The RNA shown here (Bacterial RNase P class A) has 336 nucleotides and comes from Candidatus Microsaccharimonas sp. Rfam family: Bacterial RNase P class A. Its family is annotated with ribonuclease P activity, dimeric ribonuclease P complex and tRNA processing in the Gene Ontology. Rfam's curators write: Ribonuclease P (RNase P) is a ubiquitous endoribonuclease, found in archaea, bacteria and eukarya as well as chloroplasts and mitochondria. It is annotated as a ribozyme. It is recorded under the gene name rnpB. The RNAcentral record of the sequence draws on ENA. Of the family's consensus pairs, 97% are formed in the model. The source organism's lineage runs through Bacteria, Candidatus Saccharimonadia, Saccharimonadales (SeqCode), Saccharimonadaceae (SeqCode) and Candidatus Microsaccharimonas.
RNA sequence: GCAGUUCGUUAGACGAUCGCUUGCCUGAAAGGGUAAGAGGAAAGUCCGGGCAGCGUAGGAUAAUGACAGUUGCUAACGGCAACCGGGGGCAACCCUAGGGAAAGUGCCACAGAAACAAAACUACCCUGUAAAAGGGGCAAAGGUGAAAUGAGUGGGGUAAGAGCCCACAGCGUCGCAUGGUGACAUGCGGAGAAGGUAAACCCUGUCAGCUGCAAGGAGAUCGGCAUAAAAGAGCUAUCCGCUCGUCGGUCGUCACCCGCUUGAUCCUAAGAGCAAUCUUGGGGCUAGAUAGAUGAUCGUCCACGACAAAACCCGGCUUACAGGCGAACUGUCCAA
Numbered sequence: 001g002c003a004g005u006u007c008g009u010u011a012g013a014c015g016a017u018c019g020c021u022u023g024c025c026u027g028a029a030a031g032g033g034u035a036a037g038a039g040g041a042a043a044g045u046c047c048g049g050g051c052a053g054c055g056u057a058g059g060a061u062a063a064u065g066a067c068a069g070u071u072g073c074u075a076a077c078g079g080c081a082a083c084c085g086g087g088g089g090c091a092a093c094c095c096u097a098g099g100g101a102a103a104g105u106g107c108c109a110c111a112g113a114a115a116c117a118a119a120a121c122u123a124c125c126c127u128g129u130a131a132a133a134g135g136g137g138c139a140a141a142g143g144u145g146a147a148a149u150g151a152g153u154g155g156g157g158u159a160a161g162a163g164c165c166c167a168c169a170g171c172g173u174c175g176c177a178u179g180g181u182g183a184c185a186u187g188c189g190g191a192g193a194a195g196g197u198a199a200a201c202c203c204u205g206u207c208a209g210c211u212g213c214a215a216g217g218a219g220a221u222c223g224g225c226a227u228a229a230a231a232g233a234g235c236u237a238u239c240c241g242c243u244c245g246u247c248g249g250u251c252g253u254c255a256c257c258c259g260c261u262u263g264a265u266c267c268u269a270a271g272a273g274c275a276a277u278c279u280u281g282g283g284g285c286u287a288g289a290u291a292g293a294u295g296a297u298c299g300u301c302c303a304c305g306a307c308a309a310a311a312c313c314c315g316g317c318u319u320a321c322a323g324g325c326g327a328a329c330u331g332u333c334c335a336a
Base pairs, nucleotide, nucleotide: 001332002331003330004329005328006327007326008325009324010323012301013300014299015298016297017296018295020037021036022035023034024033025032026031039307043318044317046316047315048314049313050312051212052211053210054209058240059239060238061237062236064208065207066206067205068204069083070082071081072080073079084098085096086095087094088093099203100202104201105200106197107196108195116150121142122141124137125136126135127134152168153167154166155165156164171192173190174189175188176187177186178185179184216258217257219251220250221249222248223247224246225245232244233243234242265284266283267282268281269280270279271278272277302305
């Protein structure tokens, strides 16, 4: 120099004028002044939690759904980190839908003789024949396919062959030893021959009550019927347990206000840890609308500006994103 990997960051700048939302100050009022005013994803609403109500929602079974290596982190998670196993890359590094196929059922297109039940197209061997056909043996080889009965090489064996037998190597599995918290790794030994598919049903284990800020914050009183039990009702079903009278009238509330933004919060420093994350000290307050503000115009400049905009809050995941900037690392070439 070229090619690449990983991580982070930014998301036009400055000024003027006119407006909008909220807080505070001022004013009798009209108004005036002053301060603050979208995002890294505010998005999709997929997962987890806070909060609120439903019966403080408890037990058992079932149904339904989600998840699935180990250890750790976290309020929690289906999230994150590190590691183990598998796969890809020369490498930096990346991907992983990673319990069970020896409980059962199903499925395996096309091609092929045959798709797990058994069989045998070519070939090989025996027999047979003038030569064929035919009868029998074999399952190594060829061929098809994503996959072929499922163990490679050499030797023995045989009519020809075949784990049929033997040696070595491989495979998963079981036991032991060593290392590791563990997944697991390595070594030794035993017996062994099992197709694939669970992102097919299913089995095993773990978790989950429902609703959703339009949640919710308000009820009082009078009357009818009922008032023992039962029946019935109560947000998946059944059983247990628990709770509960029902219908109507009148008045009140009726979108104002609260919930609403101080929070598992943000910034910063030190420390622990490989990391996720945690601990301690210091500092900060940073939109809160309810038809919904955060804008418009003008001027100057530049590298000419992407995706997109709060609506109860927070942690994640996923998706979208022009251009710019930075850091670490890998491969290769050239020069000294």